[in-house]
RNA sequence: UUUUAUCCAGAAAGGUGGAGGGAACAGGCCCUAAGAAACCUUAGCAACCUAUCCAGUUCAAUACUGAUGAUGGUGCUAAUUCCUGCCCAAUUAAUUUGGGAAAGAUGAGA
Repeated sequence: UUUUAUCCAGAAAGGUGGAGGGAACAGGCCCUAAGAAACCUUAGCAACCUAUCCAGUUCAAUACUGAUGAUGGUGCUAAUUCCUGCCCAAUUAAUUUGGGAAAGAUGAGA
């Protein structure tokens, strides 16, 4: 870079640090000296890959579906991916609601 799946659920303490942070831009709204980012330690969540004396489908299976909940690999642990931005539909005085896209994040593959 590209393909594909998922993104309204879930899960934090300590140490170092010392002013920012919530991807980028814009607008909003938040978090933050009762200590931001970053790094480290420990703990946890989850179930994408992996795993399993598990169940079903199947003639059979290493395939498919489900289950378990974790051995290992990632990931994650404020707020829906914090919300909006483009398109469509409904609605309104303002607006709001729903669907889709774009962008992004993560996994697996190329």